Small-subunit ribosomal RNA from a Bacteroidota bacterium, 1524 nucleotides, folded computationally. The prediction has a mean pLDDT of 83. It matches the Rfam family "Bacterial small subunit ribosomal RNA". The source organism's lineage runs through Bacteria, Pseudomonadati and Bacteroidota.
RNA sequence: AAAGAAGAGUUUGAUCCUGGCUCAGGAUGAACGCUAGCGGCAGGCCUAACACAUGCAAGUCGAGGGGCAGCGGGUGUAGCAAUACACGCCGGCGACCGGCGCACGGGUGAGUAACGCGUAUGUAAUCUACCCUUCACUGGGGGAUAGCUCUGAGAAAUCGGAGGUAAUACCCCAUAAUAUUCUUCUGAGGCAUCUCAGAAGAAUUAAAGCUCCGGCGGUGAAGGAUGAGCAUGCGUCCUAUUAGCUAGUUGGUGAGGUAAUGGCUCACCAAGGCUACGAUGGGUAGGGGGUCUGAGAGGAUGUCCCCCCACACUGGCACUGAAACACGGGCCAGACUCCUACGGGAGGCAGCAGUGAGGAAUAUUGGGCAAUGCCCGAAAGGGUGACCCAGCCAUGCCGCGUGAGGGAUGAAGGCCUUCGGGUUGUAAACCUCUUUUGUACGGGACGAAACUUUUGGUCGUGCACCAAAACUGACGGUACCGUACGAAUAAGCACCGGCUAACUACGUGCCAGCAGCCGCGGUAAUACGUAGGGUGCAAGCGUUAUCCGGAUUUACUGGGUUUAAAGGGUGCGUAGGCGGGUUGGUAAGUCAGUGGUGAAAUCCUACAGCUUAACUGUAGAACUGCCACUGAUACUGCCAGCCUAGAGUGUAGUUGGGGUGGGUGGAAUGUACGGUGUAGCGGUGAAAUGCGUAGAUAUCGUACAGAACACCAAUCGUGAAGACAGCUCACCAAACUACCACUGACGCUGAGGCACGAAAGCGUGGGGAGCAAACAGGAUUAGAUACCCUGGUAGUCCACGCCCUAAACGAUGAUGACUCGCUAUUGGCGAUAUACUGCCAGUGGCUAAGCGAAAGCGUUAAGUCAUCCACCUGGGGAGUACGCCGGCAACGGUGAAACUCAAAGGAAUUGACGGGGGCCCGCACAAGCGGAGGAACAUGUGGUUUAAUUCGAUGGUACGCGAGGAACCUUACCUGGGCUCGAACGUAAGUUGACGUUCCCCGAAAGGGGAAUUCCCAGCAAUGGGCAACUUACGAGGUGCUGCAUGGUUGUCGUCAGCUCGUGCCGUGAGGUGUCGGGUUAAGUCCCAUAACGAGCGCAACCCCUAUUCUUAGUUGCCAGCGGGUAAUGCCGGGCACUCUAAGAAAACUGCCAGCGUAAGCUGUGAGGAAGGUGGGGACGACGUCAAAUCAGCACGGCCUUUAUGUCCAGGGCUACACACGUGUUACAAUGGUAGGUACAAUGGGUUGCAAUCUGGCGACAGUGAGCUAAUCCCUAAAACCUACCUCAGUUCGGAUUGGAGUCUGCAACUCGACUCCAUGAAGGUGGAUUCGCUAGUAAUCGCGCAUCAGCAACGGCGCGGUGAAUACGUUCCCGGGCCUUGUACACACCGCCCGUCAAGCCAUGGGAGCCGGGGGUACCUGAAACCUGUAACCGAAAGGAGCGGGCUAAGGUAAAACCGGUGACUGGGGCUAAGUCGUAACAAGGUAGCCGUACCGGAAGGUGCGGCUGGAAUACCUCCUUU
Repeated sequence: AAAGAAGAGUUUGAUCCUGGCUCAGGAUGAACGCUAGCGGCAGGCCUAACACAUGCAAGUCGAGGGGCAGCGGGUGUAGCAAUACACGCCGGCGACCGGCGCACGGGUGAGUAACGCGUAUGUAAUCUACCCUUCACUGGGGGAUAGCUCUGAGAAAUCGGAGGUAAUACCCCAUAAUAUUCUUCUGAGGCAUCUCAGAAGAAUUAAAGCUCCGGCGGUGAAGGAUGAGCAUGCGUCCUAUUAGCUAGUUGGUGAGGUAAUGGCUCACCAAGGCUACGAUGGGUAGGGGGUCUGAGAGGAUGUCCCCCCACACUGGCACUGAAACACGGGCCAGACUCCUACGGGAGGCAGCAGUGAGGAAUAUUGGGCAAUGCCCGAAAGGGUGACCCAGCCAUGCCGCGUGAGGGAUGAAGGCCUUCGGGUUGUAAACCUCUUUUGUACGGGACGAAACUUUUGGUCGUGCACCAAAACUGACGGUACCGUACGAAUAAGCACCGGCUAACUACGUGCCAGCAGCCGCGGUAAUACGUAGGGUGCAAGCGUUAUCCGGAUUUACUGGGUUUAAAGGGUGCGUAGGCGGGUUGGUAAGUCAGUGGUGAAAUCCUACAGCUUAACUGUAGAACUGCCACUGAUACUGCCAGCCUAGAGUGUAGUUGGGGUGGGUGGAAUGUACGGUGUAGCGGUGAAAUGCGUAGAUAUCGUACAGAACACCAAUCGUGAAGACAGCUCACCAAACUACCACUGACGCUGAGGCACGAAAGCGUGGGGAGCAAACAGGAUUAGAUACCCUGGUAGUCCACGCCCUAAACGAUGAUGACUCGCUAUUGGCGAUAUACUGCCAGUGGCUAAGCGAAAGCGUUAAGUCAUCCACCUGGGGAGUACGCCGGCAACGGUGAAACUCAAAGGAAUUGACGGGGGCCCGCACAAGCGGAGGAACAUGUGGUUUAAUUCGAUGGUACGCGAGGAACCUUACCUGGGCUCGAACGUAAGUUGACGUUCCCCGAAAGGGGAAUUCCCAGCAAUGGGCAACUUACGAGGUGCUGCAUGGUUGUCGUCAGCUCGUGCCGUGAGGUGUCGGGUUAAGUCCCAUAACGAGCGCAACCCCUAUUCUUAGUUGCCAGCGGGUAAUGCCGGGCACUCUAAGAAAACUGCCAGCGUAAGCUGUGAGGAAGGUGGGGACGACGUCAAAUCAGCACGGCCUUUAUGUCCAGGGCUACACACGUGUUACAAUGGUAGGUACAAUGGGUUGCAAUCUGGCGACAGUGAGCUAAUCCCUAAAACCUACCUCAGUUCGGAUUGGAGUCUGCAACUCGACUCCAUGAAGGUGGAUUCGCUAGUAAUCGCGCAUCAGCAACGGCGCGGUGAAUACGUUCCCGGGCCUUGUACACACCGCCCGUCAAGCCAUGGGAGCCGGGGGUACCUGAAACCUGUAACCGAAAGGAGCGGGCUAAGGUAAAACCGGUGACUGGGGCUAAGUCGUAACAAGGUAGCCGUACCGGAAGGUGCGGCUGGAAUACCUCCUUU
């Protein structure tokens, strides 16, 4: 100096991590949709190497030849002429002989995994026409044959016969060497065969002519150039579910063949060759320069251009030739197409155009040889779909334009709106300007200079060089230039929820649809559709497909494996990989320099040419590679020597439940026999099955059997792992310690391989006490193929042989080195001792640094490094299928895909939950008292009914709830009758003077019609104002829907003690700490402790009532004392003491005492006090939960309705009634009922009222009406108490029901009121399971009042006072709650999650009697052309040929087998799918802890046995650690 690396969304309630999926970028030979003004440059069948009509794509040379069909000219003849005929005479030239070319150029990518390609070499193993240089030669002779003429066959293609003829065609002879072959000699070189140079000799082989006389050719040889052949090193896709392949195979000798090496071919001989560094087989594919992407390393790719290869309808074959096994040549076979006279023929666009077909898809049957190049020619020239141009296509890249400046009343219109406005928007209109493009007209190229011809000049005299002139343009009248005109001719597409730039309205209503991922849509959708607006790109814009990137998501750069996917069950060991110290050598790796090569184009840099750019040119750099030479020697390798620290050996000792085989012991269990003994035993949650009077169980004795080894015993020891335990003997192995004597790197790891390998299981033979899959029975249960119980067989045991898997775990491979410590323990050593200390080897716990996503690990690493092995790459499908290997089998090992999902997962956090734990509280239980559930009635609800039985409330937290008053009204419901600016209100305008009342008619009423009567104020009046009605206009109305759009209010957890914040600290983070712990409290109340310190909302207190006292006040209240008075009464004077009233104050604070306690506080029959530890009661309800309740109390968004879902009216309904439930009332009676008598309240209410008193009525009540707008008057007590009766009964209990007669309210008591009296006198004798309330002035019991209200269904609700209990040991249990902790697969949070069978639909897939197809190989048969070869008859003088035979091969046929694909009745499992069936396996101790392997069993999850694991909770104990 240059270059240069970005992330995001999605698993969760949230977090960190792992991990996949998806997006933003770039690219394309693209396609599709919408759209489209111009130009330049480039590109354009990716599919059917499918089939092809038509035209063109390779000819040329007359200066090789014979000639003359056609064309032009000429001459001649005839003719006036037109014209006809003749003549190769000239220009020329069809066909023919001959030469050169046709092997180039152009196309395609089928095949090919190969020396095909790339790169670097070799060729001492080779060829090379035309071209260049040099040397030599070019003499003589011969016979044919096309064309042509005549003629024949055939439809044609074509073929035949006869005659005659030429050549640079063919043949013979001569000459000839630096050629070829052979022989000999000499020298040199190399790389094995060999090669080169020189000399001598022998043999063999050449030629063509034409001519304008200048030349052009021909032959041989040498050299060059160019091109080609062959060989070799290295590189070059996937698959091991392809592991063995190979007979010309590998090599040799000889021969043949070739330009040339070679098994290239053949004969013979040998038995080799390739392969785990991947042979063989299968699949796919032209390779490279390059291209795309990427920071790079890489990954992907091979279109255009260049190089190489291969191919030319398919297969085979050769001929010609310098070169071919030949795209536009030949022969044969095959398939296909065409012609045909049916006899026979013709053809090959993967050349350029073009056609059909296929396909999402790819162009003109164009112009020209003017340029560049190629072929022929001496040249002129000819040919050239190579090429140069044009046409079509937005296919791509690049450039230009669609105007520029001014312009606000911010026009109209659109859209939105809170109706004010905003936005589209300077945008438009309008004014001024410009003219690229466009249109018209005019001018007008570069590319062209050569060749050739002519003229001139030069010398070295060659048709050599130089100069000048002339001639030649398809593109094209194009590019370009000029003039005129006029904003004139020119904008779309996609998107707007996040990622991702850009938002509103309407429509729709889980529909229609969108979607790359996450996801939108179920009535307020920025996500669908449309519109307005906006954003991004722009003649394009989007979509789809594909590649790279992002993806460090295969990790070389640059990943991992305790728990996320991932360490092999363990060892021994082969190959391989890696390897201690030191010295010397070597130079393979390595490093440096140099040389060669790395084609061009491309990429990069600079400059230049088209107006710019794209594009193109010139130069440079680069091409990171390969080869060779020279040098360096640190490291690695190799060779040689030495060393002892690794490893091993030795000597001495120690240790152990190490292994194998044998012997032996006691306890227990079972069985047998005998004794004692009698009715049970056994078993469970409780039972039963079972055993037992034929004597069990129990107990004693004796005997037998098999299996396992209590205590010791331990977080102990040993072993590679699995595993190993009585005692003892024998054998085998190992480790450690000490010594430092010996060897001298002998080491580490270890793919394949080999061995070992719990339990279960298998085979054979034993054994069998106990236990125990299966099985049987009994229980449990809805069921119970289980858990529990009683039995019980394999098995468990032994020997031998298999199996080879486990949660075979430390879920942690082996080895070595390094990195603070503390502590416990086993073995050994120094030194006698486990005082203690040090060292080595093991086994545990805790911790520093460090690591880790975290949990955790931490010298026994998961730390820091090194080496080797194994393994992983989203979840499911699946450790499955197929194939192969192993096994007697069971099964094991190896091990996919289709399809499907947007996650699956790890650790930790906060909650919630647990048939987890701890602590605590509550009328939660318990202890009590009284009820409910049974009866009748009342009331509410469900259900049913109905025209309607209006609506809402529905576990707790609906059900005497909204409703604190349904006969009409209420009323929202039903039936019927009416009204439509409407029943009410407002505003404006107008009209009237009313409104109303009375009467009449219709009507059920509403309503309609008619008649009568009729305003106020000021002012003389006019008039003004007010009021009312009507009409008109504008605003209506809706108890219609949505409480899941909302406000407000309310219920509940719960008057539970909780819920949070600031700062700090801890943690990557969610989050934690504070708020935990020890005490204490009613309380997160307070105290102590403390990485926390403080604070807020709650608790408590402050407020109200009540209990005591005081002060003040004293009427309507009160009356002690004084006086008066009455039948009696605060009735009166008086008084304010008391009661009381109502305002203020005091008082209670664990303040005092005692005990306990650090304190907070607790305890006390303590003191004092009216009251004592919150005195009692009320109001007051934290953060939040339940989409809790209410749109019908009210308000309100949106939707719906408008002669009705509004509104008025009458009647009906909300009061129905088989039934079910809730809440109550009254009872069942004697603690009672009835009758009579006698007392004592408080709260409240009262003028549309309360009503005393008196009268009447049995009574409800009626009449009368004092007093009272109230501490004044009125409503106003009952239980209790006293006396009497009833005497246990369906009663003097109970009062339902019913009949009759009434009272009251009201317009009206039929549906449908309450009350009274008389009569009637039902059920009911204390209530099953179950359940409710209450802890003191409470429960229970007694009455009174009030609201609503005309009246009342009130037995309800809200209050008031009277009388007035019992009990609480206690917290095990039920319910609810709080705190701490634990587990979790839950987070919609246990009413959670979730497993399997079965049933249904869809999808892909395995097996399958078979069937169909494909490619390749093998064997056999047949076998064309061609080539090679043999050959007597025929041809030829000969050479040779024909014919015939043989060899070989393509194609074809036959056969068996393998492989691959498709399909297949049926069948197996798998995946997916809002609401199917059965159960409940797992997640909490998941209600039997779960899981792994194995075996058996069962509808299914699954159960059970055996062994294993903790990835189990809880509890107790033991041990260890930390701190003191």